Predicted 3D model of a 406-nucleotide RNA (Bacterial RNase P class A) from Micrococcales bacterium 72-143.
RNAcentral records the identical sequence in 2 taxa.
Model confidence (mean pLDDT): 78 of 100.
Rfam family: Bacterial RNase P class A. Rfam classes the family as a ribozyme. From the family's description: Ribonuclease P (RNase P) is a ubiquitous endoribonuclease, found in archaea, bacteria and eukarya as well as chloroplasts and mitochondria. Rfam links the family to the GO terms ribonuclease P activity, dimeric ribonuclease P complex and tRNA processing.
[in-house]
């Protein structure tokens, strides 16, 4: 330098102007409370605090790496203490990490790439059951279509030894030929042909046994001819996990108003997914009318972000320091100008290559210069971990392969 692979970072910047949240602070304005002082002693006036409201003024500070999907997990709320089997749901290599995860880190096995690296819903198919389109003769403890073989038997021919040829019931899984997928491969023994039927060797399995490793796993003896297809995002077996419902959680305070009527209930309603069990135990369901839709607290300081040391291969974690960065409630974070960056497209300049005698014509191309389009996905609503998906670009740093030069 070309090309690939990981992985971190950024999300236009800068002024002018118009506007919108939240909080603090001034100021004014009606209202509540309240205290003290005056008179003509009252539902009066004055001067003060307090409290929220509105209004104007001013400070600060205001979206995201996905705030998005709502797909797992947690906290936190209540639900009766969060019980017990079953039934359901979830999970799936060892190992560590965490509040826990379906998430991440390292590893192990299998797969793809030369390699860097990537892909694996990776537990059991030698407990059972169930399925498998086409195509083929056969799809599971199979299967004779061609095909080899011997034997009967009938025809032809015959050098009279047999040759071919048809039909028949055997034999046979070496060959062909169907399929993702046909009961291990190769070679030899044998055999009428054949076959792990027997052996040699390779490859895959079970057993016993030795190293190495927390472990998945690996690597080696020794023996068994054991050769048992796929497929559990098919039922199913195994381990390990899960109570349920969600900030419209739940709470406090204002302020309204009207109950009536039916059923069912201590022979147990109802008790937040289904069944038994335990265990609490009094109101529950409908239907019609009646009001109310107002505040406040959850509610944002936190599994929180940032250094830096220190433990691990990392994922993490532990110690210090420093730091505060939205809280609306029909929902604020935004529009508009200017200049400057960045894409991108067209032109200009100025080179190069071919083409033509030449005027010239085609192709491509850096820096600079003009100009037009452009700067994405998207937007908090009770908070954290994650993962999935969307996203105009840009920056940066590990390896890895080629090629060239030292």
């Nucleotide at each position: 330098c070309g090309g690939g692979u990981c992985g971190g970072c950024c999300a236009g910047a800068c002024g002018g102007u118009c506007g919108c949240g939240u909080c603090g602070c001034g100021c004014g304005c009606a209202c509540g409370g309240u205290g003290c002082c005056u008179c003509u002693c009252g539902a009066a006036g004055g001067c003060g605090c307090c409290g929220g409201g509105c209004g104007c003024g001013u400070g600060c500070c205001g979206a995201g790496g996905a705030a998005c999907g709502u797909c797992c997990g947690g906290g936190c709320u209540c639900c009766g203490c969060a019980g017990a089997g079953c039934a359901g749901g979830g999970u799936g290599g060892u190992g560590g990490g965490u509040a826990a995860c379906a998430c991440c880190c390292a590893c192990c096995c299998g797969g793809a790439g030369c390699g860097a690296u990537c892909c694996g819903c990776g537990a059991g198919a030698a407990a059972g059951u169930g399925c498998a389109a086409c195509a083929g003769a056969g799809a599971g403890c199979a299967g004779a279509c061609c095909g080899c073989c011997a034997c009967g038997u009938c025809g032809u021919c015959u050098u009279c030894g047999g040759a071919c040829g048809g039909c028949g019931g055997g034999g046979u899984a070496a060959g062909g030929g169907u399929g993702a997928a046909a009961c291990g491969g190769u070679g030899g023994u044998g055999u009428a042909a054949g076959a792990g039927a027997c052996c040699a060797c390779c490859a895959g399995g079970g057993g016993c046994c030795c190293g190495a490793g927390u472990g998945a796993u690996c690597g080696g003896g020794c023996u068994c001819g054991c050769u048992g297809g796929g497929u559990a995002a098919a039922c199913c077996u195994c381990g390990c996990c899960c109570g349920g419902a969600g900030c419209a959680a739940g709470g406090u305070c204002a302020g309204a108003c009207a109950g009536a009527c039916a059923c069912c209930g201590a022979u147990g309603a109802g008790g937040c997914u289904g069944c038994u069990c335990g265990c609490c135990g009094a109101g529950g369901u409908g239907u019609c009318g009646g009001g109310u839709a107002g505040a406040c607290c959850g509610c944002u300081g936190g599994a929180g972000g940032g250094g830096u040391g220190c433990g691990g291969c990392a994922a993490c974690g532990c110690a210090u320091c420093c730091c505060c960065g939205a809280g609306a409630g029909a929902g604020a974070u935004g529009g508009c100008c200017g200049u400057c960056c960045g894409g991108u497209c067209g032109g200009g300049c100025c080179g190069c290559g071919c083409c033509g005698c030449g005027a010239g014509g085609c192709g491509u191309g850096a820096c600079c210069c003009c100009g037009g389009c452009u700067g994405a996905c998207a937007g908090a609503a009770c908070c954290c971990g994650g993962c999935g998906u969307a996203u105009c670009g840009g920056c940066c740093g590990g390896c890895c392969c080629g090629u060239u030069c030292g």
Background:
A source record names the gene rnpB.